[in-house]
This is a predicted structure of a 76-nucleotide RNA (transfer RNA). The coordinates come from a structure-prediction model, not an experiment, and the mean pLDDT is 81.

RNA sequence: GCCGCUUUAGCUCAGUCGGUAGAGCAACUGAUUCGUAAUCAGUAGGUCGGCGGUUCGAGUCCGCCAAGCGGCUCCA
Numbered sequence: 001g002c003c004g005c006u007u008u009a010g011c012u013c014a015g016u017c018g019g020u021a022g023a024g025c026a027a028c029u030g031a032u033u034c035g036u037a038a039u040c041a042g043u044a045g046g047u048c049g050g051c052g053g054u055u056c057g058a059g060u061c062c063g064c065c066a067a068g069c070g071g072c073u074c075c076a
Base pairs, nucleotide, nucleotide: 001072002071003070004069005068006067007066010025011024012023013022019056027043028042029041030040031039049065050064051063052062053061
């Protein structure tokens, strides 16, 4: 330098044909208990990596950029 994959909640990850963004764990509140753990109920938490484009409408499609991982190539 080239190619591919990944980037979504604090963490690990889903997200269908483009049409209101989700789960588990963690956190918080409450119930239960003599108390803790466990269990149960509930609450909160998101510029969907960034900037543009297409579209009535983009997490999803297109371009560029960034970060990470892998492969290839070059390095007389």
It matches the Rfam family "tRNA". The family's RNA type in Rfam is transfer RNA. Its family is annotated with triplet codon-amino acid adaptor activity in the Gene Ontology.